The prediction has a mean pLDDT of 85. Predicted 3D model of a 1404-nucleotide RNA (small-subunit ribosomal RNA) from an uncultured Pseudomonadota bacterium.
[in-house]
RNA sequence: GAGUUUGAUCCUGGCUCAGAGCGAACGUUAGCGGCAGGCCUAACACAUGCAAGUCGAGCGAGAAAGGGGCUUCGGCCCUGAGUAAAGCGGCGGACGGGUGAGUAACACGUGGGUAAUGUGCCCUUCAGCGGGGGACAACAGUCCGAAAGGAUUGCUAAUACCGCAUACGUCGGUUGGUGCUUCGGUACCGGCCGGGAAAGGUGGCCUCUUCAUGAAAGCUACCACUGAAGGAGCAGCCCGCGUCCCAUCAGCUAGUUGGCGGGGUAAUGGCCCACCAAGGCUAAGACGGGUAGCUGGUCUGAGAGGAUGAUCAGCCACACUGGAACUGAGACACGGUCCAGACUCCUACGGGAGGCAGCAGUGGGGAAUUUUGCGCAAUGGGGGAAACCCUGACGACGCAACGCCGCGUGGAGGAUGAAGGUCUUCGGAUUGUAAACUCCUGUUGAUCGGGACGAAUGGGUUUCGGGUGAAUAGCCCGGAGCAGUGACGGUACCGAUUGAGGAAGCCACGGCUAACUCUGUGCCAGCAGCCGCGGUAAUACAGAGGUGGCAAGCGUUGUUCGGAAUUACUGGGCGUAAAGGGCGCGUAGGUGGCCUUCUUAGUCAGACGUGAAAUCCCCGGGCUUAACUCGGGAACUGCGUCUGAUACUGGAAGGCUCGAGUUCGGGAGAGGAAUGUGGAAUUCCAGGUGUAGCGGUGAAAUGCGUAGAUAUCUGGAGGAACACCGGUGGCGAAGGCGGCAUUCUGGACCGAAACUGACACUGAGGCGCGAAAGCCAGGGGAGCAAACGGGAUUAGAUACCCCGGUAGUCCUGGCCCUAAACGAUGAGUGCUUGGUGUGGCGGGUAUCGAUCCCUGCCGUGCCGAAGCUAACGCAUUAAGCACUCCGCCUGGGGAGUACGGUCGCAAGGCUGAAACUCAAAGGAAUUGACGGGGGCCCGCACAAGCGGUGGAGCAUGUGGUUCAAUUCGACGCAACGCGAAGAACCUUACCUGGGCUCGAAAUGCAGAUGACAUCCGGCGAAAGCCGGCUCCCGCAAGGGCAACUGUAUAGGUGCUGCAUGGCUGUCGUCAGCUCGUGUCGUGAGAUGUUGGGUUAAGUCCCGCAACGAGCGCAACCCUCGUCCUCUGUUGCCAUCAGGUUAAGCUGGGCACUCUGAGGAGACUGCCGGUGAUAAACCGGAGGAAGGUGGGGAUGACGUCAAGUCAGCAUGGCCUUUAUGUCCAGGGCUACACACGUGCUACAAUGGCAGAUACAAACCGUUGCAAUCUCGCAAGAGUGAGCUAAUCGGAGAAAGUCUGUCUCAGUUCGGAUUGCAGGCUGCAACUCGCCUGCAUGAAGUUGGAAUCGCUAGUAAUCGCGGAUCAGCAUGCCGCGGUGAAUACGUUCCCGGGCUUUGUACACAC
Repeated sequence: GAGUUUGAUCCUGGCUCAGAGCGAACGUUAGCGGCAGGCCUAACACAUGCAAGUCGAGCGAGAAAGGGGCUUCGGCCCUGAGUAAAGCGGCGGACGGGUGAGUAACACGUGGGUAAUGUGCCCUUCAGCGGGGGACAACAGUCCGAAAGGAUUGCUAAUACCGCAUACGUCGGUUGGUGCUUCGGUACCGGCCGGGAAAGGUGGCCUCUUCAUGAAAGCUACCACUGAAGGAGCAGCCCGCGUCCCAUCAGCUAGUUGGCGGGGUAAUGGCCCACCAAGGCUAAGACGGGUAGCUGGUCUGAGAGGAUGAUCAGCCACACUGGAACUGAGACACGGUCCAGACUCCUACGGGAGGCAGCAGUGGGGAAUUUUGCGCAAUGGGGGAAACCCUGACGACGCAACGCCGCGUGGAGGAUGAAGGUCUUCGGAUUGUAAACUCCUGUUGAUCGGGACGAAUGGGUUUCGGGUGAAUAGCCCGGAGCAGUGACGGUACCGAUUGAGGAAGCCACGGCUAACUCUGUGCCAGCAGCCGCGGUAAUACAGAGGUGGCAAGCGUUGUUCGGAAUUACUGGGCGUAAAGGGCGCGUAGGUGGCCUUCUUAGUCAGACGUGAAAUCCCCGGGCUUAACUCGGGAACUGCGUCUGAUACUGGAAGGCUCGAGUUCGGGAGAGGAAUGUGGAAUUCCAGGUGUAGCGGUGAAAUGCGUAGAUAUCUGGAGGAACACCGGUGGCGAAGGCGGCAUUCUGGACCGAAACUGACACUGAGGCGCGAAAGCCAGGGGAGCAAACGGGAUUAGAUACCCCGGUAGUCCUGGCCCUAAACGAUGAGUGCUUGGUGUGGCGGGUAUCGAUCCCUGCCGUGCCGAAGCUAACGCAUUAAGCACUCCGCCUGGGGAGUACGGUCGCAAGGCUGAAACUCAAAGGAAUUGACGGGGGCCCGCACAAGCGGUGGAGCAUGUGGUUCAAUUCGACGCAACGCGAAGAACCUUACCUGGGCUCGAAAUGCAGAUGACAUCCGGCGAAAGCCGGCUCCCGCAAGGGCAACUGUAUAGGUGCUGCAUGGCUGUCGUCAGCUCGUGUCGUGAGAUGUUGGGUUAAGUCCCGCAACGAGCGCAACCCUCGUCCUCUGUUGCCAUCAGGUUAAGCUGGGCACUCUGAGGAGACUGCCGGUGAUAAACCGGAGGAAGGUGGGGAUGACGUCAAGUCAGCAUGGCCUUUAUGUCCAGGGCUACACACGUGCUACAAUGGCAGAUACAAACCGUUGCAAUCUCGCAAGAGUGAGCUAAUCGGAGAAAGUCUGUCUCAGUUCGGAUUGCAGGCUGCAACUCGCCUGCAUGAAGUUGGAAUCGCUAGUAAUCGCGGAUCAGCAUGCCGCGGUGAAUACGUUCCCGGGCUUUGUACACAC
């Protein structure tokens, strides 16, 4: 920095990721080289080999094999050889190498001290090295033992051991002086007394002495030896500071703390001992527990930090486990000793041996870590005079991509953009210059050839110079030359030949995070670091193609730091997110006013010392480069010493008064404790009056009451609480405190001067107080009231409501110690604009008089500036700006739980985890939605009315059931007389059966043909099959037509309406839904659109940080209502004429009606009132019509994954002799039942019969059909007229008039059934409609519930049309007659605006 809490937002907060690192491991892949690292686990056990020896120039003794010679063949001699092996002795085995078990410690780091110390080998200096003695190994003999080993006797040497002598130093004692001092001593210069050393070896020489070719003594050189002083390096001890976690470890300690005296040590010291004293440590964490080697460094990080302590380097500790000492300069000793233990091995069972945490290696453990190899050539170490020997230190090899670094797997050209793959919208795109192909190069590999650096010291040899010395000797030092020495290694490196030839993988591709498509799969298989993918179109699974990243590696896992300001020193917080202790007093501690002087501890500066090397950084150098390595520098932020500065802090001394406190005066107050006292009310008791109820609730009941309640009056008892005043009024630290009076008592405030002189603030522990409930003991008990009993409510009701009722509530004493103990806000001090109340005390002014006006201090509220805050909000009573001190927080759950401790009589309190689990849990604010929240408003929403449904019969649709099939869809409103404006066949999609397969219909191509169809014959239920007949145009080429075969395709009412288009329903004809710019807000968003009015309306007006605009509303459109103009047949007929029984029938006319075109008209325009003078509303006038005149068309942003793949279109999937297609028959019409929608009724406002009046709209040539005839009728025959203002359907019906019926299952009602007919049609059996005659069911107004309608509406009456051969109670239209009611908005339902709450947002 990012992802992740939400519909979205800001914040808090956790989780997760991207980075770097690793002694790694696992998966997969693998060409080469250089450099480095390689048991992190079992300090588990170890076979085998090697890892520490060396010195003959310290000493004595001393083989064998082999070779040679001699031999009497038994052996002997020489050599091997003074060799090997062993012993005495010296030095070294205390270094080097390994490991990290232990250790929380002077172990380590750093800086000091040692006047409290040691020191082999090495260096320097001084002095010496005389003269004697006695042993013990080896060896030899004897003996014991299985062995390991041992015992005993005897011999012997030394640089082994022991006396003696000597003593420059030295050591001890004693004593004098000087310097320093931590006053204890110590350094130096002296005197006296006493103690104490030694070892020789080798080489050379003859100057001196003796023997005499040369030796001895001697001299000389080197090495060794002794005493002493000093140095260097090393070691011991002591001290300051630093050095992990747990306080759920709070007290620990008898050698403990100190002293005196002693012992011990190289040395101080309770290190040890005797005695004496009673101390010592601890909240700045003793003691206890856990963990751990420490450091330079390493990793990370901007840094501060955090983590770590492999390799390299320093220190420590350890060496099977535990203990101990010996030797030694040094050890309490890795490859030494002793004891004990465990384990392993040997054994003759008596007894012995061993210690890989050295190098290799084995077993085991484990995710996991190498060769039983080479060499001392180099570097280093031990011994030696040296040569040299030893050295698993070391140098090098090997193994493993374990890491870092480098190189390669080819380079250039090459488009027909090949083939193949993948995708595709079928055009193409991509893989991709990639390949092929052409021309090159030669790293690496392979083969051949050459071939290093590391090696020059020491030593040898030649030679030169110097030193020592008597010396040309010897020895030592230095220079030059020569020869010789390599494990690695025939390696690195170089050259040649060969030949693009042998050399690329891994991970990822939803977001974070660079990189996308296809197929398969279908909440399966699987993925996943977090969020999350997968339920049939998965860029997230699996495969493929492509792409991205890294590359001899790539991923995964683990782990550390980072990001994480997520423990915050740098650098966080605590009103509501986690977090202020319930409150006070006060201890330690922390912090602290003004002035002066001193000090210089802190602080600051400079110098010096130290801060090992390596590492990091900078500059150079060496390997072809790099990694790596070498040289130089810087740095190592630290510690110490000295010097300087003195502002600030600290310390010391002195002073001051403003902080703090004291004294005096004054008033306010439910501050506290105790004692007394008062009235009202409840209840109870006694009495009086009085009678049937009272009480209680939403309604009741339990309860009380005729044994007299309730009510009412009088008197009495008892307990508790104190109405009014009373107030965001007062007091108190908080909890809390309320009648009145008295006593005792705490604190605050105001005013005035005087006094003390920083006496202050905070406060871990500690102590005290601490509502209510609860506990213990004793009282008290009126009312109230957990528990409990009863009555109700309820599905239940362990509740809410009612009737009772015990603890308790009250008092005294003692416990408990918790609360939303809250202002969810610790205490203190200072500073920072204001306004307005209120309580207490003062001052001033004015006035006769402060009660008013101005003002000071203290307290308590509200509103608000800056500022702060995530926002809400806070705001001189801060959550602002600062300082001081305390408490507390670090994701949610588990859990304030468990264990432990402590307190409590108990209940329980305080302190207070972890495992496990989740990716969130939260805060504030926003927009919606919702509420049996509020406000305003609307709608046939309720109410007021009228008529229905629900009951009956029938029609129709649906569910269910049935069936071979009863095709499919639609399901609350918004499915159910819906798709379907009309299923006998067809329709038809369903079932049974029979057929066809390029197919019932369409197109392209290829091949073959002259047919195919019609027609004829046969089979058949038909479809279909079989057979027969068999082209046209053109001279020809060829063309046309038809059908066959094959192919590409067709076809599908098969699936998915949750992949879709289009269309539709619904909220809803509800008044809403948005945008641009501006403004406000961190932001989501808000504003506008809210407010005051008004409207049917976001309609209009006014106001307003908004100003405008869009889609909706309205209007524009159609129709009806009035008038005008035009038109005048098929319509009309006022006037004129003719004419009829009558009739616009005729001439004529176009006035009227009407037809259908165009206009006018209505706009709150006018008047009055109300209103803000506005918008508008109310009333009125005029008008055919009045405030939208009635009706229609018109449906905003969106919601319901609403409906439809079966109207159509369409992606994907499925099917292809079938899920396609043709045909016959059947089914969609079934029927115990349930529901919806309707029709007809139940009758007299009626039925029946007769007579008679008045419509509108529409339809008709495949048609409507007049007239006439027949039939009771349906209808039949005939067919005038009409392509329609002309003819026809066509008689409107209710109505009106007259008659009849008289309340009944009827002259109501017509279901059902029988018979006889008619019509349509190929065909009315399943399964049509109509007519006549006969039959005459249920039904007497319909339970709960429920629907429509506000005016030409409901109700009622008929007429027409679409579909249609036929079939209408359905649907769509038309007119006739023609009501009732609306007080009103409390309630039900739906909706609009606003406000409020929300833990809801798939939104109750």

Its Rfam family is "Bacterial small subunit ribosomal RNA".